[in-house]
RNA sequence: AGAGUUUGAUCCUGGCUCAGGACGAACGCUGGCGGCGUGCUUUACACAUGCAAGUCGAACGGUGAAGGUGGAGCUUGCUCCGCCGGAUCAGUGGCGAACGGGUGAGUAACACGUGGGCAACCUGCCCCUAACUUUGGGAUAACUACUCGAAAGAGUAGCUAAUACCGGAUAUGAAGUCUGUAGGCAUCUACGGACUUGGAAAGUUUUUCGGUUAGGGAUGGGCCCGCGGCCUAUCAGCUUGUUGGUGAGGUAGUGGCUCACCAAGGCGACGACGGGUAGCCGGCCUGAGAGGGCGACCGGCCACACUGGGACUGAGACACGGCCCAGACUCCUACGGGAGGCAGCAGUGGGGAAUAUUGCGCAAUGGGCGAAAGCCUGACGCAGCAACGCCGCGUGCGGGAUGAAGGCCUUCGGGUUGUAAAGCUCUGUCGGAAGGGACAAAAACCAUCAUGGUGAAUAGCCAUGGUGCUUGAUGGUACCUUUAAAGGAAGCACCGGCUAACUUCGUGCCAGCAGCCGCGGUAAUACGAAGGGUGCAAGCGUUGCUCGGAAUUAUUGGGCGUAAAGGGUAGGUAGGUGGUUGCGUAUGUCUGAGGUGAAAUCCCCGAGCUUAACUUGGGAAGUGCCUUGGAAACGGCGUAACUAGAGUGCUGGAGAGGUUCGUAGAAUUCCCGGUGUAGCGGUGAAAUGCGUAGAGAUCGGGAGGAAUACCAGAGGCGAAAGCGACGAACUGGACAGUUACUGACACUCAACUACGAAAGCGUGGGGAGCAAACAGGAUUAGAUACCCUGGUAGUCCACGCUGUAAACGAUGGGUACUAGGAUUUGUGGGGGUUGACCCCUGCAGAUCCGGAGCUAACGCAAUAAGUACCCCGCCUGGGAAGUACGGUCGCAAGACUAAAACUCAAAGGAAUUGACGGGAGCCCGCACAAGCGGUGGAUUAUGUGGUUUAAUUCGAAGCAACGCGCAGAACCUUACCUAGGUUUGACAUCCUCUGACAACCGUAGAGAUACGGCUUUCGUAGCAAUACGACAGAGAGACAGGUGCUGCAUGGCUGUCGUCAGCUCGUGUGGUGGCAUGUCGGGUUAAGUCCCUCAACGAGCGCAACCCCUGUUUUUAGUUGCCAGCAUUAAGUUGGGCACUCUAGAAAGACUGCCGUGGUUAACACGGAGGAAGGCGGGGAUGACGUCAAGUCCUCAUGGCCCUUACACCUAGGGCGACACACGUAAUACAAUGGUCGAUACAGAGGGAUGCGAAAUGGUGACAUGGAGCAAAUCUCAAAAAGUCGAUCUCAGUUCGGAUUGAAGUCUGCAACUCGACUUCAUGAAGGCGGAAUCGCUAGUAAUCGCGGAUCAGCACGCCGCGGUGAAUACGUUCCCGGGCUUUGUACACACCGCCCGUCACACCAUGGGAGCUGACUCAACCAGAAGACGAUCAGGAUAACCGUAAGGGGUCCUUCGGCGAAGGUGGGGUUGGUGACUGGGGUGAAGUCGUAACAAGGUAGCCGUA
Repeated sequence: AGAGUUUGAUCCUGGCUCAGGACGAACGCUGGCGGCGUGCUUUACACAUGCAAGUCGAACGGUGAAGGUGGAGCUUGCUCCGCCGGAUCAGUGGCGAACGGGUGAGUAACACGUGGGCAACCUGCCCCUAACUUUGGGAUAACUACUCGAAAGAGUAGCUAAUACCGGAUAUGAAGUCUGUAGGCAUCUACGGACUUGGAAAGUUUUUCGGUUAGGGAUGGGCCCGCGGCCUAUCAGCUUGUUGGUGAGGUAGUGGCUCACCAAGGCGACGACGGGUAGCCGGCCUGAGAGGGCGACCGGCCACACUGGGACUGAGACACGGCCCAGACUCCUACGGGAGGCAGCAGUGGGGAAUAUUGCGCAAUGGGCGAAAGCCUGACGCAGCAACGCCGCGUGCGGGAUGAAGGCCUUCGGGUUGUAAAGCUCUGUCGGAAGGGACAAAAACCAUCAUGGUGAAUAGCCAUGGUGCUUGAUGGUACCUUUAAAGGAAGCACCGGCUAACUUCGUGCCAGCAGCCGCGGUAAUACGAAGGGUGCAAGCGUUGCUCGGAAUUAUUGGGCGUAAAGGGUAGGUAGGUGGUUGCGUAUGUCUGAGGUGAAAUCCCCGAGCUUAACUUGGGAAGUGCCUUGGAAACGGCGUAACUAGAGUGCUGGAGAGGUUCGUAGAAUUCCCGGUGUAGCGGUGAAAUGCGUAGAGAUCGGGAGGAAUACCAGAGGCGAAAGCGACGAACUGGACAGUUACUGACACUCAACUACGAAAGCGUGGGGAGCAAACAGGAUUAGAUACCCUGGUAGUCCACGCUGUAAACGAUGGGUACUAGGAUUUGUGGGGGUUGACCCCUGCAGAUCCGGAGCUAACGCAAUAAGUACCCCGCCUGGGAAGUACGGUCGCAAGACUAAAACUCAAAGGAAUUGACGGGAGCCCGCACAAGCGGUGGAUUAUGUGGUUUAAUUCGAAGCAACGCGCAGAACCUUACCUAGGUUUGACAUCCUCUGACAACCGUAGAGAUACGGCUUUCGUAGCAAUACGACAGAGAGACAGGUGCUGCAUGGCUGUCGUCAGCUCGUGUGGUGGCAUGUCGGGUUAAGUCCCUCAACGAGCGCAACCCCUGUUUUUAGUUGCCAGCAUUAAGUUGGGCACUCUAGAAAGACUGCCGUGGUUAACACGGAGGAAGGCGGGGAUGACGUCAAGUCCUCAUGGCCCUUACACCUAGGGCGACACACGUAAUACAAUGGUCGAUACAGAGGGAUGCGAAAUGGUGACAUGGAGCAAAUCUCAAAAAGUCGAUCUCAGUUCGGAUUGAAGUCUGCAACUCGACUUCAUGAAGGCGGAAUCGCUAGUAAUCGCGGAUCAGCACGCCGCGGUGAAUACGUUCCCGGGCUUUGUACACACCGCCCGUCACACCAUGGGAGCUGACUCAACCAGAAGACGAUCAGGAUAACCGUAAGGGGUCCUUCGGCGAAGGUGGGGUUGGUGACUGGGGUGAAGUCGUAACAAGGUAGCCGUA
């Protein structure tokens, strides 16, 4: 510090996700040790049991143990009595119990933090100062007796003490009232005067502690104030003790804190009131920081103590382990009544994913009481449990190659695990054993000594120091020493990318994985396992939460033309911002100093535990607040000026600016009349409609409403919406000129106000045309549409409402600055011209082009989307949704405001390359057209589908499967079926043994085969034994074998677009990039062929050429070829010859080379000459980059999988040949351009030895006999046929046509039944030129005619070749199909066979409404009213202290009453949950239904608002 993910690719926007850190965690697997920390985050749920607050006898009265002592009795070791002694216990009394400990429910508050204030306060214990500590009195608990009660407890009577309670004395001071002087801040302070008031406690040791009053301090608390820190406006108004005053009460004290009266205030957009959530902070986590999140442990503050209320005591509480009342719950009960409060420490139940021991000790630290010893202390110190966290250590070190075994992989060679192990040497941390063994302890207490102080004192006391003595829960722990032995100690996650780390097997869209993208459908580095590897390590992963990355809420640090985002427009309040020059002030600002910012934490430098974590000393920091000194540039404020901003005045012209009234002409429609006759109208074509009752057409007259042709322009005006005939009236604004006036008066703008197209609503008019709805006619599969004929609201006017639009420049307003060029409107200045007019220039508008700059790009570019400033509005992934609920507005329709659950990993912008378009342009092709002949109809052949079958083997499937693989299925082939057999196999290699096997013959069998007979090896080396090899048999296993699967794992080969003209690269250049350029443009070509131009220059694969055949000539060579001349023959038969033909080698020839015209002096085109051939002469071979997961695993090869007495192999028979039917491709025909018969002529290219086979003979013929010749320019197949000549048939199902069938044969072959071909005789079917549709062909072509070959024993209408005869037509490119180039649109990229929308049906999910039902909280009203304090208390009851001799008084208490007052109750509101028959839309789902809305001109351009 970034990365993955939208696309075919790119850039951008934008979300989602990951890598890091952290945790009071939990879960999974695993687990050696130690140190230091941490440990109910959930039910502030309920709690059994134990403990957590007591202490003081030096305050008091009692009780009075142990022990000591004296005496008595006797049983001589016991009892009793007295005196000391004082343990102990409850009570009175004092202090403490308000601390310490827990929890975070409540609380949005002066609760907390920070800084101040109290001249408005209190403060026990502690410290200092001053003065005192006197004299009396009456009770009461304990106790005793009685009574009640189950208990808890209570009552009555009697006795008694105090540091308990009460009275009197004393008064420096204190408090109150009045008042004087000085100071201050309204209160007050200091010093005075007068009057009034009230106060003490003893006890013990022996002098201190204690007590009282007053002042001060310290500590702790109380109150007040400034500032700061959550969400929500779908909470906008709140408030009656409310705000203030006067007086009183109350309090420690200010104060509406409370009350009476008076006034009507107070708070709020700087967010009151309400709702939700929450203890606050130091700090903790994260982050570069700013920030964000959190508030466990430790520390400060607050609040609470079963829930609610209340006071008492006290210095302090409205009190966790106190009291009273009410409520809920639990327990005891004798049913009458009682008791209780773990959010103290342990512990239990419950809840939960989840959080520990009913431990030890007061040794230390701290606290309470006490004079002290001491007691108490679940505070605390320790231990236990838990890898919960952090830190440290270990599980060994060295050496060791045969690179062991085993595992895994393998291309079978090896590789890897791996120096890893074993074996060898060494060490000893931790753990084990044995022994030693702390620091923490220093005090205090006690004893004693010394010094100092006090004192008369060598006493006592105090302070300091020394000595002695005593005390350890942890713990026999840390630590140290010794010792044996490598011995006891490694796991977890991951390995497709992000992200370090790869193979095999299993599985087969299953099982599963997954943080995102995504993996899995038979070769998964992604699932599961194994081997190996990577990472971390006593842990490792997962989950959750949080910060970061995220500049993804942007102060630092984002945006708004098209990605989300500018309000429809204007006016304008608050607010924000604001021109020039002085002076002043010091609020912001800057700066110095002081105070504070607790400690801990963080940081720096040190120190202590062996180190670290941890602990600790010092420093720094703490960005803040307060006080104070200073500065005055800038902002603010005050004041004085200025004119450049802004405004006013005067002059002038421009304009569809607005409102009202009036006027005009053209046109449509309707009405009346004339003329006139059969149609009109409408459409793609029609029909509905109108018309003989006279339409339409035409002429004249009239009515009425709406809109204003030409001018008219990218022109003008207006804030926008918007404004268009002419005239008048009223009226707004802008501009130019002038520079007289004001003197910052400005800009922007929440809230608010006004305007605001169309549609729509209300009332009343109006209504010509047009026209939602509606009706009819068409179209269509349907057509609730598009088209047509009608037609009502509406459109128009007046008044009122609505308030929205793709209200758009998709661009808020203002100011300033930043190259140019062109046009135009208004107006001013200057110049030229006789003039129309032209040129230059200023200001204000409106357009176009363009540079810098900006932008993701497109583009914008002085009218900015540039550079800056100010103000407002708005955005934060897509969908759900501009929806629900709530609120406001509206007559309604609806508008404004505006979510969430849930769901997806994208949605989107711009541009690129393709592909596509019922987009455009150019061009080509037997593509159409023009022609010729066919197919589709018939019969047959053949292939396919389907069906059938035991099997009808398999493959090929639009073009580009279908006379295709098959260049040839009777057996074989053959892969299929049935049956019979074989199992190392029909075939290959290796090993062992044997030496034969085969052939031949016989038997059985359908055959394979089995048995028997006969027979009995070969080669090489060697004398031989023998060895090796060949062959054959037997045996064992490695293995063979598979036309079994996958052509979607592959190679190779092939088809197709297409012989179409295209496809690319290097360098350069442009672009952020994908890419573009080149390859485009203008010409031209069959061609990306060539030329010219050009930011391109070159090159490659294609095109062309080079190759083959053919067309002409020359030359060479003449046998098997040829024959002009010579001779010869039946015959080029032979001699001879090689001129010719021909053969096959080598050459030549054609290049737009020449001429003319056109063209850019080009390429090239057209015409011509010459030439055998002319513009590629004709034909062939040759097939670019690629497309179709095209075809083929059944040609072959091959990965993987599968079978192995079978999916292999052998054999016989059958099948591939079936047959209702459908399709393709052919053959033959339907006839006279013909059929039949006879005669007769002319090819080319091929084949031939298991072959072609001549002559001759036989047969009607197929063919047979025959066997000459020929391995072929020699022989042979071999007859060419159409043609020509002659004859006949005469338009008919025929002398056409030949299917089918019968009979008889021929040939091949072991074998023609299923199932061959051919021949002869007989038979003589359909068919009379073929519907929709469709195919081929542009010249030696189509058409037609025959010939040959491959395969092959035989079988050819197929296929591949060959020659003979030999046409017609092409105006042309509008249309169909295919293709090429350019351009355009795109929401397509699997690329239009694309994409995609909505209803309906089904399933699931969340949500709104909903008659209601049911909770929680809350508000006001009313009823009732516990405890309690306050107030009153005449009467009733009770009564020790004082007064009084007494009666009694005074006072107090109870009771009673009053208002207040918690829970409770009643009915009614509000807010917010849960639930609810039914219902609304939404989302998501596999290949459902119906249509086709959108994307291309998407087939009616689309979209926005409205009905």
Small-subunit ribosomal RNA from an uncultured bacterium, 1507 nucleotides, folded computationally. RNAcentral holds the sequence, with entries from ENA and SILVA. Its mean pLDDT, the model's own confidence on a scale to 100, is 83. It matches the Rfam family "Bacterial small subunit ribosomal RNA".